The prediction has a mean pLDDT of 82. A computed fold for a 1437-nucleotide RNA from an uncultured bacterium, annotated as small-subunit ribosomal RNA.
[in-house]
RNA sequence: GAGCUUGCUCUCAUGAAAGUGGCGCACGGGUGAGUAACACGUGGAUAAUCUGCCUGGCGAUUCGGGAUAACACUUCGAAAGGGGUGCUAAUACCGGAUAAGCCCACAGUCUCCUCGGAGGGUGCGGGAAAAGGGGGCCUCUGUAUAUGCUCCUGUCGCUAGAUGAGUCCGCGGCCCAUUAGCUAGUUGGUAGGGUAAUGGCCUACCAAGGCGACGAUGGGUAGCUGGUCUGAGAGGAUGAUCAGCCACACUGGAACUGAGACACGGUCCAGACUCCUACGGGAGGCAGCAGUGGGGAAUUUUGCGCAAUGGGCGAAAGCCUGACGCAGCAACGCCGCGUGAGUGAUGAAGGCCUUCGGGUCGUAAACUGCUUUUACCAGAACCGCCGGGUGGUUAAUACCUGCCUUGUCUGACGGUACCCACAAAGGAAGCACCGGCUAACUCUGUGCCAGCAGCCGCGGUAAUACAGAGGGUGCAAGCGUUGUUCGGAAUUAUUGGGCGUAAAGCGCGUGUAGGCGGCCUUGCAAGUCGGGUGUGAAAGCCCGGGGCUCAACCUGGGAAGUGCGCCCGAAACUGCAGGGCUUGAGUACCGGAGAGGAUGGCGGCAUUCCCCAAGUAGAGCUGAAAUUCGUAGAUAUGGGGAGGAAUACCGGUGGCGAAGGCGACCAUCUGGACGGAUACUGACGCUGAGACGCGAAAGCGUGGGUAGCAAACAGGAUUAGAUACCCUGGUAGUCCACGCCGUAAACGAUGGGAACUAGGUGUCGCGGGUUUUGACCCCUGCCGUGCCGCAGCUAACGCAUUAAGUUCCCCGCCUGGGAAGUACGGCCGCAAGGCUAAGACUCAAAGGAAUUGACGGGGGCCCGCACAAGCGGUGGAGCAUGUGGUUUAAUUCGACGCAACGCGCAGAACCUUACCCGGUCUUGACAUCCUAGGAAUCCUCCAGAGAUGGAGGGGUGCCCUUCGGGGAGCCUAGAGACAGGUGCUGCAUGGCUGUCGCCAGCUCGUGUCGUGAGAUGUUGGGUUAAGUCCCGCAACGAGCGCAACCCUCGCCCUUAGUUGCUUCGCAAGAAGAUCUCUAGAGGGACUGCCGGUGUUAAACCGGAGGAAGGUGGGGAUGACGUCAAGUCCUCAUGGCCUUUAUGACCAGGGCUACACACGUGCUACAAUGGCCGGUACAAAGCGCUGCCAACCCGCGAGGGGGAGCCAAUCGCAUAAAACCGAUCUCAGUUCAGAUUGGAGUCUGCAACUCGACUCCAUGAAGGCGGAAUCGCUAGUAAUCGAAGAUCAGCACGCUUCGGUGAAUACGUUCCCGGGCCUUGUACACACCGCCCGUCACACCAUGGGAGUCAAUUGCCCCAGAAGUCGCCGUGCCAACCGCAAGGAGGCAGGCGCCCAAGGAGUGAUUGGUAACUGGGGGGAAGUCGUAACAAGGUAAC
Repeated sequence: GAGCUUGCUCUCAUGAAAGUGGCGCACGGGUGAGUAACACGUGGAUAAUCUGCCUGGCGAUUCGGGAUAACACUUCGAAAGGGGUGCUAAUACCGGAUAAGCCCACAGUCUCCUCGGAGGGUGCGGGAAAAGGGGGCCUCUGUAUAUGCUCCUGUCGCUAGAUGAGUCCGCGGCCCAUUAGCUAGUUGGUAGGGUAAUGGCCUACCAAGGCGACGAUGGGUAGCUGGUCUGAGAGGAUGAUCAGCCACACUGGAACUGAGACACGGUCCAGACUCCUACGGGAGGCAGCAGUGGGGAAUUUUGCGCAAUGGGCGAAAGCCUGACGCAGCAACGCCGCGUGAGUGAUGAAGGCCUUCGGGUCGUAAACUGCUUUUACCAGAACCGCCGGGUGGUUAAUACCUGCCUUGUCUGACGGUACCCACAAAGGAAGCACCGGCUAACUCUGUGCCAGCAGCCGCGGUAAUACAGAGGGUGCAAGCGUUGUUCGGAAUUAUUGGGCGUAAAGCGCGUGUAGGCGGCCUUGCAAGUCGGGUGUGAAAGCCCGGGGCUCAACCUGGGAAGUGCGCCCGAAACUGCAGGGCUUGAGUACCGGAGAGGAUGGCGGCAUUCCCCAAGUAGAGCUGAAAUUCGUAGAUAUGGGGAGGAAUACCGGUGGCGAAGGCGACCAUCUGGACGGAUACUGACGCUGAGACGCGAAAGCGUGGGUAGCAAACAGGAUUAGAUACCCUGGUAGUCCACGCCGUAAACGAUGGGAACUAGGUGUCGCGGGUUUUGACCCCUGCCGUGCCGCAGCUAACGCAUUAAGUUCCCCGCCUGGGAAGUACGGCCGCAAGGCUAAGACUCAAAGGAAUUGACGGGGGCCCGCACAAGCGGUGGAGCAUGUGGUUUAAUUCGACGCAACGCGCAGAACCUUACCCGGUCUUGACAUCCUAGGAAUCCUCCAGAGAUGGAGGGGUGCCCUUCGGGGAGCCUAGAGACAGGUGCUGCAUGGCUGUCGCCAGCUCGUGUCGUGAGAUGUUGGGUUAAGUCCCGCAACGAGCGCAACCCUCGCCCUUAGUUGCUUCGCAAGAAGAUCUCUAGAGGGACUGCCGGUGUUAAACCGGAGGAAGGUGGGGAUGACGUCAAGUCCUCAUGGCCUUUAUGACCAGGGCUACACACGUGCUACAAUGGCCGGUACAAAGCGCUGCCAACCCGCGAGGGGGAGCCAAUCGCAUAAAACCGAUCUCAGUUCAGAUUGGAGUCUGCAACUCGACUCCAUGAAGGCGGAAUCGCUAGUAAUCGAAGAUCAGCACGCUUCGGUGAAUACGUUCCCGGGCCUUGUACACACCGCCCGUCACACCAUGGGAGUCAAUUGCCCCAGAAGUCGCCGUGCCAACCGCAAGGAGGCAGGCGCCCAAGGAGUGAUUGGUAACUGGGGGGAAGUCGUAACAAGGUAAC
């Protein structure tokens, strides 16, 4: 819409769904497992090929046929999925026709050619195609469309193009040779098959090839490229994002379809895994986008949209598109922007530091006016799209693009970018670092702890290094850390390194491959050079434009891309080919030299052994001995003999040889070099990976030989030990023959060849000249072999015509030390072992040459009481004193080889005093400031051990004054700042001191030399006490030291004389200035003089003179430095600690202890003496809180006494030893005096702990001192006394003073210390150094290992899914032929070849693990020794 039966049927259009058919699904997207390969890159080839869709051209689009999905009915299964029957369409499928310039075959022809072929004509024969669909129109036939016409689209054949793809080839890009041989379809041919296409791609047959040191095969690793990062470049590393190619899609295999696949989201099979199941069977593959789990140090949203760009399909509308466009997350990267900008000094508060003054954070903040990016909130406009129009461009109305515009259907981002408005400095800064490298510094804490660290290295009480803080430096929305790559790194060296000694020249030769190669000439053009051309994708890098506000980013153009191909040209050089030459190389001839080699022979000396003779007690050996030999006759001596090995003298940085190496003489055989003069060959050469040969000693095998020597071994010594050094023996071996080994500091630590580059001087061989009788000498040439030396080289040492110089060629080798020339593997060997040769791990060095020191059981020279020669001591005794130890409540502390120990201490009863116990004080015993009061101060009493506390009394001063008072000083009370500390650190320090050392050294400036450290000077020849002086000298000068200047003693002169001296005097005193003396000023001594030596020097020796002679004696004086020497307890001082105590006061005790040990002293052990008596002679000091006379008392210490003296006046104060005389007579004494008892004296507040002295008594050890060790060289040692400081008292100590007064020194070998030169060094904390190996302990990595586990893989065998192919196809089948039977063709099915998984066996490689075992490495303080560095104590290797 129609019909009616009004809710059904039919028809058309449309939506949804299923199906047939076409195209797509081979693109796009992901990943990098595999792959070392034509996979990739680059350039070629395809005449050996294909190409759907697209474009141009030519032509065509005809006639038929049979089915089948969907659908309907039915059936199996849980499902996934099927089965059966029946119907139907096509641009699905099939057959026929037609056909060329298409394909095939044949005949003949032209052009090109890589000579194999390719392309184009001509003729003849055979063969292969197709499909339609949609819209519009009605002029003719005719009324309805169809036929027809026309437009769009599709279909078929051929051809050309474009695009895409396949295949082949040259060249290029990883590691291992501890992978050296690999290969059977392997290499080639013929024929066939297969493919789009060549080809062993496959099959059959034939031949025996093919690859490999220019790295085959094997193993490991890996996608490749454009590019990226880095680098000046060359290179090195890398392959994310983007782009090109390849490969893969759960693992393995296979084909189908198709233009294209052996196919990511297709199929089949096998396997592993996951899921579903009704247990019969099924399903799956995120290395697509999101997302999940796991792993991991670590990597995002299960977002929006097809609006743009692109892709597929379609006529179109349109659909699909996790491609893509956007958004989200992550500071992951790059870029841009902000977090404010101006003003502001009381330089605020606060922090930190501080020299306490201040500095710094810091104009920073606050304050004040200004701006508004961004964030927040709100508002507004445009573009982009399609269509149309109109320009530009163009052949073009395609594409692209500019402008305008009706329209708006279409925008994920997104109401986003952008623009504008309001308000407020408002919301917005961190991280690392600050020792050097490397920009940036202080405090506190910590105390080799905690920790840091890229390298060096910080931290053990003053940390710029840890941690925190303040400050600073650098970056900044980031900053650091970690990892990785390149650089620096010339540290793998092409650019651009080396090899004598640092790592590095093969032990040496012959020679293969290879590399390199003389002069002239011709040709070619491979290398080479020039020009042109093609390519070298795009992106990226670079240049200069444009667009986002800029930039990052995006984008149009150019340049570059060092490469490869093609064409043309050049011919010098290299190469290739041809011709020639003689100088490189070689051959022939003559000559001489030689430890050149091999074989055979033949001497003399010596050792040993044997025999004989003769002879007697030792010999031999050593540092000294012993083992050993010898009375069984040694050694020594003479004669004879045997045997083996080696060849004195000549003999020589002489000779020969490739190196190793070669040494009597003779003969034979033989290699090489050299000289000379001619002739010949004509580049024949050099080097040399592999290869081959030679190759000391030791060692091995077989057989000989064995005199001497001599590993192992034995014994004797030495020694802590002595498996050594020394000695006595002694076997392999050393010798010969044959065969192995194949290494050495096989060295000139120096590969071979060629050329060039000053000389001088030896020597071997040969030659020339001159000369001679001749040998020499001299000049000269060549070869060899040495020394010196220039340029040059070298890190230096050194080399230097025999290069380590300047160049060329070839080979070998090196790349931090150790592990390690080792393990494993391989090759060689009888073995020993050799050749080749790592990694793990570990260290920050190892090493060379030279420098300065130090050291040496190195050398030379020289000093010193260093030794020696002497004298006297110590060590033994007693005592004193100091120390250790022990003890103690405390025995305060310090000093520790020389250089602590009679030291600080020049003097502990209290004090000192620092220690202990007890009692006390807390602004304090002491200093400054403030407030209040009082002058200060003196005296007395009480308690107490005292400190202290309490009470009382006397007493008021000085300065100023405006008379109020104030000030100074002192005392008391109070508050707080602070005092105080003999507490610690001498290893935080100053100062002072010791020591080497009274040694003669230590340095500097300038110059010179050296890369430099540094040297020279300063060394050398002399000389000195001396770096003292002289001479010489690339040094010239100078400084600190030495010496001198200073003090003192010794001589003289002068001045001065009291208290001294002299004289007088009884004395008081007087006189004098000669002497002594005193103390001032001078002189004197300088190697000045003489002689000798010496260098004409310095100087030394001797002498004269002189008081003194060579610094006259003594003192003061101590260089640069060393010892972290000593001292915080003299003093000063940083830091730390303490503050009713580590401060202060007081009493008592202690420092004085006492089994012991040591140091330093005193006194002795006696006759050079003791004791007694007598008689002499000093110096230097000290004295008023003092020295103290005379005199008296006492045995005495001492007491009394009081003169004198502020001291050349007085006193201490008689010096003693000595001398004279007497006595003792060798003994524990008439020695010695300890100890103890008693009695005293003195000092002092006080002698108990704990003083000194006196008297009486007592009378110990001790009879000269082991090992060892000290001092002293002349007025010294020894010995004798005196004084002083300290001090109330106390001295054997210390420091001074004088008296008496020696011995010895040949000399520098040795011990010790030191100086200079030289030498070695592995030392530099410097020999008290350094350093080696075993063992023990824990740790680390690693080799072997009976085995065991795993992975990969070779060979051989079994097996055989799916599938292609081949054969069969008897079962089945619509199209074609045939009337039919049947045929053609096809399908199922079967068989066969190939083949994945799987299974069995046997090898190989790699990795893990393993009882046990081997070495290795590193490890603050283990054991044993002492190997090396020096002459390392036996030279080392």